[in-house]
RNA sequence: CGCUGAAUCUCCGCCAUCAGGCGGGGAGCGGGGGACCCACAGUGUGGGGGCGAAUCGCCGGAUCCGUACCCGGUGUAGCGCGACUCUUUCUGCGCGAGCCCGACAGCUAACCCCGUAGGCCCAAGAAAGAGGA
Numbered sequence: 001c002g003c004u005g006a007a008u009c010u011c012c013g014c015c016a017u018c019a020g021g022c023g024g025g026g027a028g029c030g031g032g033g034g035a036c037c038c039a040c041a042g043u044g045u046g047g048g049g050g051c052g053a054a055u056c057g058c059c060g061g062a063u064c065c066g067u068a069c070c071c072g073g074u075g076u077a078g079c080g081c082g083a084c085u086c087u088u089u090c091u092g093c094g095c096g097a098g099c100c101c102g103a104c105a106g107c108u109a110a111c112c113c114c115g116u117a118g119g120c121c122c123a124a125g126a127a128a129g130a131g132g133a
Stems, first nucleotide, its partner, number of pairs: 002120003008027008028116006038106001047104001048101004056075006078095005084131007
């Protein structure tokens, strides 16, 4: 420089007085709760719900009951990357996790609340069209 992601920009105060640290605002971006109307037989503790692409099968194991959870393998809905940007096609390489709420939430105007991180980087294909430099 670039990638994933909402996770960027800016202002003020204090402490330091090089750098920086702590706290508090605003804008932008992202998420949740929340009426009428509409929708729904939903829940049954083996709950229910949210963020996220990360769902759903099959096989084996563990377990021995409640056949839920857990482990491994193999597929898959879906998602990402291939270096100016966008769209389409082909093609190559990856992901297909994890966490949170706490008995509770459909949609939802007004209104209310929350987040603004973390993790990577040698990964550098082709064609067509449009645009930009």